RNA sequence: UGAGAGUUUGAUCCUGGCUCAGGAUGAACGCUGGCGGCGUGUCUUAGGCAUGCAAGUCAAGGGGGUUUCGCGAGCAAUCGUGGAACAACCGGCAAACGGGAGCGUAACACAUUGGUAACCUGCCCCCAUCACGGCCAUAACCCGGAGAAAUCUGGACUAAUUGCCGAUGGUCUCUCAUACCCGAUUGGGUGUGAGAGUAAAGGUUUCGCGCAAGCGAAGCCAGAUGGGGAGGGGCCUAUGGUCCAUCAGCUUGUUGGUGAGGUAAUGGCUCACCAAGGCGACGACGGAUAGCGGGUGUGAGAGCAUGACCCGCCUCACUGGGACUGAGAAACUGCCCAGACUCCUACGGGAGGCUGCAGUCAAGAAUCUUCCCCAAUGGCCGAAAGGCUGAGGGAGCGACGCCGCGUGCAGGAUGAAGCCCUUCGGGGUGUAAACUGCUUUUCUGAGGGAAAAAUCAAUGAUGGUACCUCAGGAAUAAGGCGCUGCUAACUUCGUGCCAGCAGCAGCGGUAAUACGAAGGCGCCAAGCGUUAUCCGGAUUUACUGGGCGUAAAGAGCUCAACGGUGGUUUCACGCGUUCUCGGUUAAAUAUGCAGGCUCAACCUGCAUGCCGCCGGGAAAACGGUGAAACUUGAGGGCAGAAGAGGCAGACGGAAUUGCCGGUGUAGUAGUAAAAUGCGUUAAUAUCGGCAAGAACACCCAAUGCGAAGGCAGUCUGCUAGGAUGACCCUGACACUUCACGAGCGAAAGCGUGGGGAGCGAUACGGAUUAGAUACCCGUGUAGUCCACGCCGUAAACGUUGGAUACUAGGUCUUGGGAGUAUCGACCCUCUCAGGAUCGUUUACUCAAGCUAACGCAGUAAGUAUCCCGCCUGGGGAGUACGGCCGCAAGGCUAAAACUCAAAGGAAUUGACGGGAACCCGCACAAGCGGUGGAGCAUGUGGUUUAAUUCGACGAUAACCGAGGAACCUUACCAGGGCUUGAAAUCCUAGCUGCACAGCCGCAGAAACGUGGCUUCCUUCGAGGGUGCUAGGACAGGUACUGCAUGGUUGUCGUCAGCUCGUGUCGUGAGAUUUUGGGUUAAGUCCCCUAACGAGCGCAACCCCUAUGGUAUGUUACAUUUGUUCAUGCCAGACUGCCCCGGAUAACGGGGAGGAAGGCGGGGAUGACGUCAAAUCAGCAUGGUCCUCUGAUGCCCUGGGCUACACACGUGCUACAAUGGGAAGUACAAUGGGUUGCUAAGUCGUAAGACGGAGCCAAUCCCAUCAAAGCUUCUCUCAGUUCGGAUUGAGGGCUGCAACUCGACCUCAUGAAGCUGGAAUCGCUAGUAACCGCAGAUCAGCUAUGCUGCGGUGAAUACGUUCUCGGGUUUUGUACACACCGCCCGUCAAGCCAGGAGAGUCGGGGAUGCCCGAAUCCCGCAUUUGCGGGAGAAGGUAGACUCGAUGAUAAGGGCUAAGUCGUAACAAGGCAGCGGUAGCGGAAGCUGUCGCUGGAUCACCUCCUU
Repeated sequence: UGAGAGUUUGAUCCUGGCUCAGGAUGAACGCUGGCGGCGUGUCUUAGGCAUGCAAGUCAAGGGGGUUUCGCGAGCAAUCGUGGAACAACCGGCAAACGGGAGCGUAACACAUUGGUAACCUGCCCCCAUCACGGCCAUAACCCGGAGAAAUCUGGACUAAUUGCCGAUGGUCUCUCAUACCCGAUUGGGUGUGAGAGUAAAGGUUUCGCGCAAGCGAAGCCAGAUGGGGAGGGGCCUAUGGUCCAUCAGCUUGUUGGUGAGGUAAUGGCUCACCAAGGCGACGACGGAUAGCGGGUGUGAGAGCAUGACCCGCCUCACUGGGACUGAGAAACUGCCCAGACUCCUACGGGAGGCUGCAGUCAAGAAUCUUCCCCAAUGGCCGAAAGGCUGAGGGAGCGACGCCGCGUGCAGGAUGAAGCCCUUCGGGGUGUAAACUGCUUUUCUGAGGGAAAAAUCAAUGAUGGUACCUCAGGAAUAAGGCGCUGCUAACUUCGUGCCAGCAGCAGCGGUAAUACGAAGGCGCCAAGCGUUAUCCGGAUUUACUGGGCGUAAAGAGCUCAACGGUGGUUUCACGCGUUCUCGGUUAAAUAUGCAGGCUCAACCUGCAUGCCGCCGGGAAAACGGUGAAACUUGAGGGCAGAAGAGGCAGACGGAAUUGCCGGUGUAGUAGUAAAAUGCGUUAAUAUCGGCAAGAACACCCAAUGCGAAGGCAGUCUGCUAGGAUGACCCUGACACUUCACGAGCGAAAGCGUGGGGAGCGAUACGGAUUAGAUACCCGUGUAGUCCACGCCGUAAACGUUGGAUACUAGGUCUUGGGAGUAUCGACCCUCUCAGGAUCGUUUACUCAAGCUAACGCAGUAAGUAUCCCGCCUGGGGAGUACGGCCGCAAGGCUAAAACUCAAAGGAAUUGACGGGAACCCGCACAAGCGGUGGAGCAUGUGGUUUAAUUCGACGAUAACCGAGGAACCUUACCAGGGCUUGAAAUCCUAGCUGCACAGCCGCAGAAACGUGGCUUCCUUCGAGGGUGCUAGGACAGGUACUGCAUGGUUGUCGUCAGCUCGUGUCGUGAGAUUUUGGGUUAAGUCCCCUAACGAGCGCAACCCCUAUGGUAUGUUACAUUUGUUCAUGCCAGACUGCCCCGGAUAACGGGGAGGAAGGCGGGGAUGACGUCAAAUCAGCAUGGUCCUCUGAUGCCCUGGGCUACACACGUGCUACAAUGGGAAGUACAAUGGGUUGCUAAGUCGUAAGACGGAGCCAAUCCCAUCAAAGCUUCUCUCAGUUCGGAUUGAGGGCUGCAACUCGACCUCAUGAAGCUGGAAUCGCUAGUAACCGCAGAUCAGCUAUGCUGCGGUGAAUACGUUCUCGGGUUUUGUACACACCGCCCGUCAAGCCAGGAGAGUCGGGGAUGCCCGAAUCCCGCAUUUGCGGGAGAAGGUAGACUCGAUGAUAAGGGCUAAGUCGUAACAAGGCAGCGGUAGCGGAAGCUGUCGCUGGAUCACCUCCUU
C1' cells in the first nucleotide's frame, strides 16, 4: 500500500468481450481570458535557405608596411630616431572544445562489471638533466605576366621560436649476454656489461659594463630529453535490454595455423601458403522497427509504456568516397574528388553548404525575437593590458505546464422590478440587487530604491526592475462544461424516428428531466471542455495471479534422441543457496530532514536507498556434481491359464441371385393409395440340378482382446501384448514428451490389374406436389470384394493427455491365485488385475470433496507432484497469401483489413410441438330441426352521391350502439341567417327602458328583421333588480387522441384455477405447499407427505320453482265447513337408513321411504389475469388543435342517413295433404293502462268512425283474451283452392306535414319457389321442434327484431379413435412480441475492405561484368614521370524483395419493410450432426462409415429397499 459500475436474459448463475469513472502530456482544437513567479516551446520535411552574427588570438617569435605623435637633422621635399595605433604576410597555439540534430545503427553502439603483462596522451603539476657550433631557403615587399572573376604564375631580395647539418648525451630507444622479483610461458619490474642510434630557440624586464652595436648577471616567459602524476582517449571480455520461424539453415578472409606487412597497440586488420573449419532451435542467417542509458508517466506491487527539457555515451554535418595536418580528426562554419541542387559569369570558367543564434519559404492540427550584454559563470589566445565568445547571462512572445493572488467585505425584506414555474393560493432566482458603511491585495499617479561585485580601486546587460512609502477610487478583472443511468445536478416551451444527440446502454414516431431554447441547479475556475496518445481499472497473457467433460481450449494413436523432473543410505566438493565484510553502482532525479525567495511552485545543503556486478570470509540442511552401496520404482528369467489381438492358408452350411429341366396358369411386384416394371416367347409360385460372389444367424452378454483405428463361421501354421503365482537375477536402468523424425490410422476417394451375387451415389423412369433436381416405388453405373501402391481425414468422443501417490462403502461381472471343506474349487471366504454400476420410492449426512450448474465421485471432473499439448469475444476463417506433402481430390501450417456489442454454457418460469399420459365439454359420435338454393325483411361491405353522419370487423362486428331516422332526433349535405353568442359566471362604459315577456300587423321558406300596444319594487336618494348596446375575460364544439385515462362491457369461462405468510431446499432465477394414490361437477373431499396455514375463486348463504302445513283473505270462485289462488311464515333432502364395493377413508353402485335422491330444476353471482379487445358518440376526463364577423360554434328551411350491376351475415314466409280453405267448438300465462286503456250500443265488407259507462286497477279496459288442438265439409298432387312477392285502383288512421319516406283495410294482380352443391349451425327434457300472447321504445310505424309468457311436446348418447376448445403431469426447444415464433441459402440493389489478376510504374539491398575520379600502397626511375593494385559515383545484365496501380472474375461484410423457396430449432413434419464422394436455382439431396450433442413406444438387463 489494492474500491468499482453499465451492457447478452422474461428472469437467474457463469463464461466472455465492449464501455466508463483516475492519473499523465514538448500537445492541438472550441469558447473565454485580470496579474505575477518558475519552467517550457518544429514531435511533421536529416526539406530548401536571403541577411547579419556564431573562432580567434599573440607586435614580449619575425621582417617589412600604413597612419599619427614627440625629438633631432634639413630651406623644403624628406631623412634618422623613439613611442602609439592599425592590419596583411611568415611563425606559434587554438580551431578535434563549446553549440546543434537523431539520419544511420539490433552493434562491444549503449549500460553494468572486469582486463590491457597489447597501448597513446598537447596544454597543466612534480623530479632529473640539458640548451654548443654551423648552414640552405622562403612569404610579405618590389618588378613583370594571365584572367570578367575566383585566383594563378615568372624574376629578384630578406628574417625568425621556419627548415637543415654537426657536436654532447644520462636512469631514452634498439641488438647481444646475464642476475633477481612478480599470479604471469609473449614485448612486466629492478639491475649489470658491451655495441649502435637520437635533442634544443629564443624573447623580455631590471641591474652592471660599454659611445654604440653588444656583452655579463639575475628574474620571468618560452625550448630540449627522460621519468612520474592528474585528467583524457584507443582496444578486449562477461552479462543485459525490440518484433517476425509465413526468415531454417548461414559462411570462403569464411574458422584456425605459419610467416610477412601494417598500427600507438592486440587481432584475417591486410597479404602469401597450409588445414577444413566456424555459427545455428539457448534461434544462426534474413527481414521490419529503433540512437542507448541516468531517468520519465502510470501502477498496491510485479509490471506496462516511454527516452521532450537536464546529465553521460554514441552517431551525423548537402549526398558518397578519401586522405593531409596534428598530441588528438578520417575534421559542422579545413582540404581533394564525384554527384544532386542553388547562385555569379565577359560562356572561357568560378562560388556555396543554418541538423550554430535569430530569421524566411514549404510541410503541417501545431511550436517564439532577424532583441540586450560579455556585468557574472566558463572557454581560446596572450607575460600582461586585453581581444574573441548567438557558450552563457538576461529581456521579449505563447494560459503550453506547474504554483500563488485577485475580481471585494459587512449590513440590508413589506422578499422590489424583470424572468421562470404554478394546483392560480403561490413559489423560485434571493441578501442576490438597489441602498448604507468599510477596506485597497490588484490598478493608476507620485517619491525613494537594492542584492547579485568576487578583489585596494574601477566594473551591472537585466533595470529605475524587485522592493518600500504616499495619494486616488469598488474602483480595472468570470467564464466553461454538465444535469436519463453509470455520475453530482429538473422543470417549462418548441420539435414529432424529422431536426438532431450519443463514451456504453440508448433517446426522438404529439404530454422527450436524453434533441433545440429558457429558467433553475451541479462541478471546476483564469480557465473549462473536446480530440489524440500512454498507464490504470483488465486476475482480459494470470511470475505475483487464469484456464481446457458441456462456455474458447487434450494432438486420432503409438514409438522415440535433446530437454524438464526424479527412489533409499553414506562420504566428499561448495556450483546453485544463505549470512557477513569491502569496492562499485557519475551528477541531477526520488525519499527524509533542514534552509533561501512574503507562501508555494522553484532553488540550496545534509542524509538515505532499489536492482545489479566484482572481490574476501563463513555455513552445508536442501538442489547439484563426484565416489561407494541398497531394493521398494523399472526390467529380465520360470510356470500354468484367458482372449472376435495380428498375418497367412484350407474347409463349411444356410440364404440370395442367375442358368437348365419338371409341374402349373394369369397374374406378379409394389404402395398410405397407385403407377412405371416383370409376365401367354409361360412370369410369380413350386420341385430338382448346376454356377457365382459376398457375408457368417443362433451362441452374443453389462462379455473379451487391442495403443488407437478396430476385431466374430470352423480348423491349422506363424506372431505380438497383457494378467496371475512362488522364487531367482540386474541395480534407478525411471516418468514425460516439442519442432524436425518414424510407424499405425474407420469410411469415402485415387492408380494398376482382377472380381462383381446382393446392395447401391450418379443417371433414367413412375408417383406425390403449386413446383419436387427430394422423401416413396421400379431399374441401375461407379463403388462396395481381392492383390499391390497412394490418401491421412471423422461427433478419430468418455467431446475428459500421460505417469505416480493418497482419500468411507455396497453390488454384479471377466481372468488368475489361495484358504476352509469336499468324491469333486459345487457353495462359501480372502486376494491381485480388468470391465460395469449405486437411477425410481423410502431412511440415514442419497460419504467427504469439487463444480456456474448439469454433474464427477478409487476408471475423479477430489487432494497433490512432474512432463507435454492447447485456449484468450463473435463473425471474417480453419479462409487468403507463402511454404511443405499429394497423381488428383485435397491435407498440414496459418493471418489481416473490415464488421458487431454481443456470441456462448448450465439451469428456471412460461409458451409452443404435425411429443407422450390422464381427464372434461352438444367437442365428436347417436339423433331432431335448421342455414347455404327462392322471394321478402333487416344489418354490413362495396359502389354511387352534394350528403348517403359516425362507431363496431375471426371466434369476441354484421335485427350490433338504435328498446323504434317522414320534421325533430341528426352528429351529414345545400342554402339563408347570428357572432360575448342557444345556455353559465364576472368586469368596464354608455343607453336609458321598467320589467322579463306577451299580443296584434308587414315581408319572408323559416330562422329572423321591422312597426304598434300593455307592463317592477322602493325609505323617492336614482338605490335594488332586470334589460339593451359596445368592449373585455370567456363560452361552445358528436373536432382529434380508447395507443394518455376513469367508468362500463365482451371473451377465454362458471373453466378450476390464481396467490400470500411462515418454514425448508437451491449461489440464484425459483422450487416445495399446489406433486403423488384414490375421488369429485369442482385445488370437491380423503390418505400420504418438509411442509404448516391462509386468502380470492368452487360449493353454500340470496331469488324463482316443484310438496305439505299454518296464518290472513280484500277486489276471485263457490257459498256450507270451504276451494282455486294470492301473500307471509314454517316443514322437507342430510348419502339420514339398508346391502355391496373401496385403504376400515373420501366416495361409488343398488334399494326402501318420499312430492322431490345424491348439486332436484332454473337464475343472480364471473378469481389472478389475457386480447395496448370495445367505447373520448352515453357520461366523466388529461393533453392538443380550431374558433370570438365569412366558425369544426349557434338558429332555420329543404334534402340525406331509406340510393343499387353486386357480395356476406341474421331472420320471416314458403315450396304443400302430418297440408290449404270453410264452418263449428275447447283450454293459458306473463303483462300494460289518466297526454291512458277504452266497454255496451250504432254505422261501415273492413281498416275504422260515432259514442261515452267503468277504471289511477286481483274490482274496469286491452281481452268473448289466444293459436296450434278437436269435430264436420271441401281440395287430390297441379306451380295447384300451394306460395304470396310485385303492381293497379279505392279507402280510413296518426301527425304542422305521409312525394322522396308511414303502417293499416278492401277489390284486383298472382313472380320466384316442387326441400336446396361444397360447406355449416343449434339442441340432452318440460329440452329440441311447433303454436300463439304480452311488453318496452312509441304521435304513428318499417317489429318478420328484442325481452318475457304460457300451450302441445319428442328422438338419441355404443363410446372417447378422430375434429375443436379447455385442465393437470411429463418431455424437447435455437421460441419469450412467446409457432401468426425463430430462422437458412441463392438471386436483385447500394456501400465497404481485403485477396487473385494479362500487366504497368516505383523503391530497397545485394551479385556478375564494364568504366574508373580523388586518394593510398607497391615496383621502376628518381626534378616533373611510367607501370601495377585497391577504389566512390556511373553504365549494363539476370534474379530477390517491398509498395502503388489495373480491365476483369470470385468470395466476404454491412444495409426497417425486394424475389424464390423453407434447410435448421418440437419426432421441425424424411431425427440431426461429423468426415468423404457425386449431383442440384438455392437453402440442400443421396450413397457410405461414424456420433448422440435424438423424440416416442416396446422389450431385455442391472441396482436399492
Molecule: small-subunit ribosomal RNA
Organism: Parcubacteria group bacterium GW2011_GWA2_48_9